[in-house]
Model confidence (mean pLDDT): 85 of 100. The RNA shown here (small-subunit ribosomal RNA) has 1401 nucleotides and comes from an uncultured bacterium. Rfam family: Bacterial small subunit ribosomal RNA. RNAcentral holds the sequence, with entries from ENA.
RNA sequence: AGCGGCGAACGGGUGAGUAACACGUAGGUAAUCUACCCUCGAGUCCAGGAUAACCUACCGAAAGGUGGGCUAAUACCGAAUACGUCCGUAAGGAGAAAGAUUUAUCGCUGAAGGAUCGGCCCGCGUCUGAUUAGCUAGUUGGUGGGGUAAUGGCCCACCAAGGCGACGAUCAGUAGCUGGUCUGAGAGGAUGAUCAGCCUCACUGGGACUGAGACACGGCCCAGACUCCUACGGGAGGCAGCAGUGGGGAAUAUUGGACAAUGGGCGCAAGCCUGAUCCAGCCAUGCCGCGUGGAUGAUGAAGGCCCUAGGGUUGUAAAGUCCUUUCGGCGGGGAAGAUAAUGACGGUACCCGCAGAAGAAGCCCCGGCUAACUUCGUGCCAGCAGCCGCGGUAAUACGAAGGGGGCUAGCGUUGCUCGGAAUCACUGGGCGUAAAGCGCACGUAGGCGGACUCUUAAGUCGGUGGUGAAAUCCUGGAGCUCAACUCCAGAACUGCCUUCGAUACUGAGAGUCUCGAGUCCGGGAGAGGUGAGUGGAACUGCGAGUGUAGAGGUGAAAUUCGUAGAUAUUCGCAAGAACACCAGUGGCGAAGGCGGCUCACUGGCCCGGUACUGACGCUGAGGUGCGAAAGCGUGGGGAGCAAACAGGAUUAGAUACCCUGGUAGUCCACGCCGUAAACGAUGAGUGCUAGAUGCUAUGGGUAUUGACCCCCGUGGUGUCGUAGCUAACGCGUUAAGCACUCCGCCUGGGGAGUACGGCCGCAAGGCUAAAACUCAAAGGAAUUGACGGGGGCCCGCACAAGCGGUGGAGCAUGUGGUUCAAUUCGACGCAACGCGCAGAACCUUACCUGGGUUAAAUCCACUCGAACCUUGCAGAGAUGCAGGGGUGCUCUUCGGAGAGCGAGUGAGAAGGUGCUGCAUGGCUGUCGUCAGCUCGUGUCGUGAGAUGUUGGGUUAAGUCCCGCAACGAGCGCAACCUCUGUCGUUAGUUGCCAGCAUUAAGUUGGGCACUCUAACGAGACUGCCGACGUCAAGUCGGAGGAAGGUGGAGAUGACGUCAAGUCCUCAUGGCCCUUAUGCCCAGGGCUACACACGUGCUACAAUGGGCGCUACAAAGGGUUGCAAAGCCGCAAGGUGGAGCCAAUCUCAAAAAAGCGUCCUCAGUUCGGAUUGCAGUCUGCAACUCGACUGCAUGAAGUUGGAAUCGCUAGUAAUCGCUGAUCAGCAGGCAGCGGUGAAUACGUUCCCGGGCCUUGUACACACCGCCCGUCACACCAUGGGAGUCAGUUGCUCUAGAAGUCGGUGCGCCAACCUAGUGAGGCAGCCGCCUAAAGAGUGACUGGUGACUGGGGUGAAGUCGUAACAAGGUAACCGUAGGGGAACCUGCGGCUGGAUCACCUCC
Repeated sequence: AGCGGCGAACGGGUGAGUAACACGUAGGUAAUCUACCCUCGAGUCCAGGAUAACCUACCGAAAGGUGGGCUAAUACCGAAUACGUCCGUAAGGAGAAAGAUUUAUCGCUGAAGGAUCGGCCCGCGUCUGAUUAGCUAGUUGGUGGGGUAAUGGCCCACCAAGGCGACGAUCAGUAGCUGGUCUGAGAGGAUGAUCAGCCUCACUGGGACUGAGACACGGCCCAGACUCCUACGGGAGGCAGCAGUGGGGAAUAUUGGACAAUGGGCGCAAGCCUGAUCCAGCCAUGCCGCGUGGAUGAUGAAGGCCCUAGGGUUGUAAAGUCCUUUCGGCGGGGAAGAUAAUGACGGUACCCGCAGAAGAAGCCCCGGCUAACUUCGUGCCAGCAGCCGCGGUAAUACGAAGGGGGCUAGCGUUGCUCGGAAUCACUGGGCGUAAAGCGCACGUAGGCGGACUCUUAAGUCGGUGGUGAAAUCCUGGAGCUCAACUCCAGAACUGCCUUCGAUACUGAGAGUCUCGAGUCCGGGAGAGGUGAGUGGAACUGCGAGUGUAGAGGUGAAAUUCGUAGAUAUUCGCAAGAACACCAGUGGCGAAGGCGGCUCACUGGCCCGGUACUGACGCUGAGGUGCGAAAGCGUGGGGAGCAAACAGGAUUAGAUACCCUGGUAGUCCACGCCGUAAACGAUGAGUGCUAGAUGCUAUGGGUAUUGACCCCCGUGGUGUCGUAGCUAACGCGUUAAGCACUCCGCCUGGGGAGUACGGCCGCAAGGCUAAAACUCAAAGGAAUUGACGGGGGCCCGCACAAGCGGUGGAGCAUGUGGUUCAAUUCGACGCAACGCGCAGAACCUUACCUGGGUUAAAUCCACUCGAACCUUGCAGAGAUGCAGGGGUGCUCUUCGGAGAGCGAGUGAGAAGGUGCUGCAUGGCUGUCGUCAGCUCGUGUCGUGAGAUGUUGGGUUAAGUCCCGCAACGAGCGCAACCUCUGUCGUUAGUUGCCAGCAUUAAGUUGGGCACUCUAACGAGACUGCCGACGUCAAGUCGGAGGAAGGUGGAGAUGACGUCAAGUCCUCAUGGCCCUUAUGCCCAGGGCUACACACGUGCUACAAUGGGCGCUACAAAGGGUUGCAAAGCCGCAAGGUGGAGCCAAUCUCAAAAAAGCGUCCUCAGUUCGGAUUGCAGUCUGCAACUCGACUGCAUGAAGUUGGAAUCGCUAGUAAUCGCUGAUCAGCAGGCAGCGGUGAAUACGUUCCCGGGCCUUGUACACACCGCCCGUCACACCAUGGGAGUCAGUUGCUCUAGAAGUCGGUGCGCCAACCUAGUGAGGCAGCCGCCUAAAGAGUGACUGGUGACUGGGGUGAAGUCGUAACAAGGUAACCGUAGGGGAACCUGCGGCUGGAUCACCUCC
């Protein structure tokens, strides 16, 4: 090696399949098997023929195979025997064995019992989908067989027609199940790694063999796919064993050691095998423990960061000083695990010694949630982000730094699960308006169900017994130095089964009852339903009469009708439809709905009576019926109305609203449809829980002639309201209250009530009903505002009534635009535009061109000189260059030093009309001199908030009065302040002058009466009277008074709004420039000019213009000034200089007015622009670019379109005067006075405002919000001729291996009756059957030209549908139409504003 035995069916791996007796739990097996093991009792006798190995011959590339020959056994076979065993009713029949070696065991055979492991059966439990509702032919059962260890349609023959299913069959999808694990207070939810139990599989599919056990991971046969070898003939293989490789992937380890221990197999044993196992290696993957040092150390070092520049912080932190040595390192010793031997781990754990703070800290975060803050950079960029959200020049949110917070050998992110989430609600939710009550009823299954008695004991409750594996969790203890971990013990495992008991409740069975329900009798109301008949009014048509030019219609019109006779009016006829008044939060009906009258048939309800039945009841998934309008089919009918359609209007358009016509339809019969805001947005039923007051039906009582009327009851129908409920609004015995029963429905918005599928329908369409994707909201109720082409009340030169303007002209001025080198900048509806600018030739000036440049202040250092005055040259000037004169004060050692000033250099710093008014202060405008805006306390409300402040009056006023859950107060109003109007007192110069005197003159004397001046007072308060009013506030009228109800005017501007205006008045954060964006200088510009607008001036003329004469103011200014008289000039002006720092002098003349005269309606004697010439003044200088004067010139313009402004009394209008600014320059601005009107009925309308109320989808607040088509981009999705793939059903074809059956003429050692024997084998045939193939269905997924809608997107296009009465109220259903939102018809609803009426309170 081989023969033989046993094992290999254990152990190890995996989760593909499986929704199943697979698993879990509790049972059954009298329907069963069990090798090895234990117990008991019995036996172990006699024979036989082969065959591997081996030898030999041969085939093959190999794998392997074939022939011949020899041999053994506990291999194989026969006979005998049978206590017990099996078959059989019995008689009877059947069936065993094996030896080995030492002398003690190990075996062998048949039986019985046990133990152990199995098989089978069964109750209960175990995911999702009904857009899967019917499934089933060995199917369900029976009889008889076969088969199995065993029951059974497990298989077969025959018979019967069953079996399963709404308590979810079948089908589809997904999935190993459990102990457990994670989470959670629990109930639950999610899950099934490690460990343990069971099942399943072993390349994919099928099959059997062997065996006690397999249909067998490392066995066999066949088929298939794949890989490998090959000599092409043929062979070999199966890591979901341990390592390892490749691939895939975000991702997961060593081709290690040992059988030493534990365990398994075999063996008598020695022993052999064992990637089970025990160890080691790798990985912070998790859990646990430990370290990276401890103490001290303030000048609070340096450095960093911040800074208000003082300081703060990092921070006792570091350094320094003194200690310690865990872990690690080095050296030494060295186990337990083994009871005699045997130790992989391992020189490991552990112990001792040595050296030295030595070798050992990171990650995330710092806007809120959520612990922790600053600086710089960046500038809606880069980026962050869990949600909200940060970032557009001051970012605690980005990036960096400093600092801080958290955790720590880890930290953060991502993914998954539970929790929070009462957000699927069993514990433990809801449905009037937030999502949610089926349109309504009948009724099947089901669920639930009145009173009393008895029985039972299923539910229920208590006890017993069994089980609920171990591990886990929990409690107590023990062992590793602690812990994690492990071990021991207990408890628990909330479950299931069994048995005993209890009997209140529920159930079941039996009996009884009457209050629930129903029947009966007597009354009653009613648009309840169906059918038939009938009536009048009106509209329309037709006929006839009268009659004449219009009618009709509208905001206004037109289309239309009418001289062929309309409209109007009278009579007659016809037809259809609908039923005025009564009529009413009245009635009836289940809802939809129902309305003239009569009749017939018929349903329901209510009241009274209490005779009968005896729980007959409630709800109701499916189901069935009814169900407005519109719509559909067939046949009628058709007056009016009226989708579509036509025409006329309106309009930017008008596919609408309005008008004129008009067809389906509306009506009837029959049949469909089955939906509505089908609403009380409120399912049905029952019981309980304050009342008040109407209507309606009816009964009783009292009084009465008589009851709608007074009292008591029942049914229905309203309003208010207590408790209670509700988010609020509200509901409130008709509940949305308190309870019970049953059904339906909801679970963020959009997508979408859509797609697909199914069912229904003639169609329209209905019912059922998703997902992808997308958003962070959508929504309800209430609050405060704002708004409304809502309402009420009130005010304002808001309108109206008036007067005068603007808009037309010319000019001035500002702005836009354009131009330019520059035309500096700002202001932009009111509330920018004669504004900043109270005055641009230079300056101003900020702009442009050119030239030039550290000018001024302060401090420090150095040098020179006191300071200072002054000349010349160049230049456009700034500036530069060169000179001249000149020396002070204090101290002094006479050398000099110092203070101060000037110059230069350096350092440092200035400067900026550069940006940001959206970083700011201050100031200002505006609503608006409108009457408002708030607070404290109290009260009401969950709250936002309300009340007060609303209401009745009144006022200019939130002014005042009254009332009131409010009482008070503040800022505003008013008053106090100024001017003005009257009077008085005081005072009397520079003012005044009555009287006296005087003068040219208040000039002077005189005087202070008057005027005036300027200080102090008085006066006016609805105080008085009357009326009205609430006995009030107050209003009206009157008296007196200079003034009367705030006398007139001014100053005075609440809380706030407009990111209003101003960085160019000033101040100021940040940013920017620094030989320039600073500063200086010259010249230019701000003054331009096809044009447009605002504000003004002057006019257009006769109420005027010219000329002449001649009066009367106020308020101001004046020494860098105002300047008189006089003189010169036509004049501007010049000259002159008196006087005046001003009630003194002066500017200064007021003008219009008045008187007289000319002009006589014209482009003028209007108007003065423009232009020419000549001048004056200021100024360094009038060219660009001043004002004025004279002469000359003499434009437009003849009262101004649409539109628009101001003004209510000393106002408008008109007339002049003064001042600021200023050298000069005023048509502007700020003031002053002179002359001096008209009108206001009134609040309808326009504008603005105040208060109350109402609606709201607005809150950046209507200049709001917002809808749909179209166009573009992207995304997901439906349909789609098809096409590709997968899963699966059915019908066939085919048929490997194999079992079984049949045959077996070929082959064969054992047995004997010796043969054509028995028996067996091969072969062949048949049934079944895997892969494969064909056909036909179903389902699923991918893809698909094209196509449908949907979603999202920055500022696209068209309109304006909705929100307010959204400008036609909106919405629902349906039908038609239209670019679109939408429009129109019919019916419905209020989830419509406003006004009026009715009813109720």